[in-house]
Context: one part of a larger RNA
RNA sequence: UGACGGGGGCCCGCACAAGCGGAGGAACAUGUGGUUUAAUUCGAUGAUACGCGAGGAACCUUACCUGGGCUUAAACUUACAGAGCUGUUACCAGAGAUGGUAAUUUCCGCAAGGACUGUGUAAGAGGUGCUGCAUGGCUGUCGUCAGCUCGUGCCGUGAGGUGUCGGGUUAAGUCCCAUAACGAGCGCAACCCCUAUUGCUAGUUACCAACACGUAAAGGUGGGGACUCUAGUGAGACUGCCACCGUAAGGUGAGAGGAAGGUGGGGAUGACGUCAAGUCAGCCUGGCCCUUAUGUCCAGGGCUACACACGUGUUACAAUGGCCGGUACAGAGGGCAGCUACUGUGUAAACAGAUGCGAAUCUCGAAAGCCGGUCCCAGUUCGGAUCGUAGUCUGCAUCCCGACUGCGUGAAGUUGGAUUCGCUAGUAAUCGCGCAUCAGCCAUGGCGCGGUGAAUACGUUCCCGGGCCUUGUACA
Numbered sequence: 001u002g003a004c005g006g007g008g009g010c011c012c013g014c015a016c017a018a019g020c021g022g023a024g025g026a027a028c029a030u031g032u033g034g035u036u037u038a039a040u041u042c043g044a045u046g047a048u049a050c051g052c053g054a055g056g057a058a059c060c061u062u063a064c065c066u067g068g069g070c071u072u073a074a075a076c077u078u079a080c081a082g083a084g085c086u087g088u089u090a091c092c093a094g095a096g097a098u099g100g101u102a103a104u105u106u107c108c109g110c111a112a113g114g115a116c117u118g119u120g121u122a123a124g125a126g127g128u129g130c131u132g133c134a135u136g137g138c139u140g141u142c143g144u145c146a147g148c149u150c151g152u153g154c155c156g157u158g159a160g161g162u163g164u165c166g167g168g169u170u171a172a173g174u175c176c177c178a179u180a181a182c183g184a185g186c187g188c189a190a191c192c193c194c195u196a197u198u199g200c201u202a203g204u205u206a207c208c209a210a211c212a213c214g215u216a217a218a219g220g221u222g223g224g225g226a227c228u229c230u231a232g233u234g235a236g237a238c239u240g241c242c243a244c245c246g247u248a249a250g251g252u253g254a255g256a257g258g259a260a261g262g263u264g265g266g267g268a269u270g271a272c273g274u275c276a277a278g279u280c281a282g283c284c285u286g287g288c289c290c291u292u293a294u295g296u297c298c299a300g301g302g303c304u305a306c307a308c309a310c311g312u313g314u315u316a317c318a319a320u321g322g323c324c325g326g327u328a329c330a331g332a333g334g335g336c337a338g339c340u341a342c343u344g345u346g347u348a349a350a351c352a353g354a355u356g357c358g359a360a361u362c363u364c365g366a367a368a369g370c371c372g373g374u375c376c377c378a379g380u381u382c383g384g385a386u387c388g389u390a391g392u393c394u395g396c397a398u399c400c401c402g403a404c405u406g407c408g409u410g411a412a413g414u415u416g417g418a419u420u421c422g423c424u425a426g427u428a429a430u431c432g433c434g435c436a437u438c439a440g441c442c443a444u445g446g447c448g449c450g451g452u453g454a455a456u457a458c459g460u461u462c463c464c465g466g467g468c469c470u471u472g473u474a475c476a
Stems, first nucleotide, its partner, number of pairs: 001476002003473003007470007015460002019423005026315008034306002042053002064301007076124006083117002087104007107114002126290002129288003136283001137279003140275001142273001147186006153162003166177003192267004197235007207224002211222003238261001241255001242253004317416001321375007333364003338357002342353004382413001387408007429452007
C1' cells in the first nucleotide's frame, strides 16, 4: 500500500421486511449429468454452464458411426505440354458416389488467343485435428457500482502519501464550504433515439366536421384541409416562480402554473481493472500434429437412445371456472417460389376456382371482455397425457424421426416438504397478436407488440452483495 475480520461508524440495492404471483409435488416440452451405444459429434460447469453456442438436426446441415469410393487430383488456384470439346437427353451396372455406352449440339474472336472440360507434368492445397495456459478480435462478470488515475507543487531516507481527507449535500469523486495543495483526464451527468403536450408546414393510399350525391350497409362519390393521423421543423421543464429551513450547495411543500416537476418514463451508452473467466467449432493467427489420411465424395444410421438425477418452461388440479350461441375493441410487424379477399367442396386439417396487392391502397388478423344459456362440487361437461384408427399438408423422401385434423381412448393430478425465485406502476399478474430462422417443423423457446390491470413498502435490527472512512493483523 492492499487484502481480510463471526471489528467499529456512515450509506445504498426487490438485500431483508410489507405484499402479489411462482418454482420445489403431477404430466408433458426442452437443456444438462449419468448410463447405454457402432456412434449417441463438439463446446459451455457456483454466482458468471444447464429453452446456452443452436434466430429451426427427417436427407442436407453434420463435425459422429458403419459400409462403399478418390489420391497432384480432390471442394479450390496457377503455370507448362497436349487434346477437343463444353452443354443437353437417353440407356446399362450400382445403395449412391461413380463407372460405361449412345444420340444430339459445336461457344467468343479475322487471327493469335480466350472461356470451358478431360489427360500428363509441376507448385500450391486440405484438416470442425491439439493448445483460449502462446495470441488477435469479440463476450460474460463484479456493475450503470462510483469509482480509477495523471501533471506540477508539498510531505516522507524510502515504499509511498497529499490531491481523492474533513463538515454538509446528491442517484452520482453530484455540487458547496473548508483545506499544502492547485489543476487536469477516463468514468457520472448532458449531448443521441423512442415516448407524454403543443405551434407551424404538408394532405395521399390516411381522415370526414360542414355542403351535395348515394347505399340494405359503407368516405362509396364530388369535394374539404377543420379533426384524427402521418413526418419534417420548432416550443416546452430550468428547483425557473412562491413559502419555509440553510452561510452555501441543496432540502421540504396535497404551493402556483402546467400535458408533464424535481434524472417526467423507457432505451442506447459499461471507467481503471478482476476472474491465466469464455471462445483456435464464427472469423483471424504462432507453434505442434495428419498427408492413399486426422483430407475428401457418397448411401444408411446417429446427434431424437433411457433404470435414473438436476435446471428452465408449458398445461393443469377447476365455478373469479368448463362448454355452447351471440357480440365489441388493438398495436407492432410480414407478404411475389409470397399474403390471399370472395365463391364452392369437405365435420375438419385442407383443397379447387378466382380476385386484389411488391402494399398508410390489397391481404394475414385478436383473445381475455360483454350478453344469454347450460353444468352444481364429482376425479366431474375439471384435466388432458397415453394409445388405437382414418386422414390433410410440406417435401426426392415423414419407419427410425414432422406438424396438423376427425372419431374413439381418458393417465397422473384435489394447490405441492425442507427450501427457493421474480416483481415497486401501466410494474406484477393475466390475455391474445406478430417477427426472425424456415420447404415443413418437434416454438411450450427467443425477440417484439398491444388489451385488461392490482397489492405493498412501518422501516434498516437481521440475511446477501456493494461504496466511503476508520481500526486490528503472525496474510501478500
RNAcentral holds the full RNA, with entries from ENA and SILVA. This is a predicted structure of a 476-nucleotide part of an RNA (small-subunit ribosomal RNA, 3' major domain) from an uncultured organism. Its mean pLDDT, the model's own confidence on a scale to 100, is 82.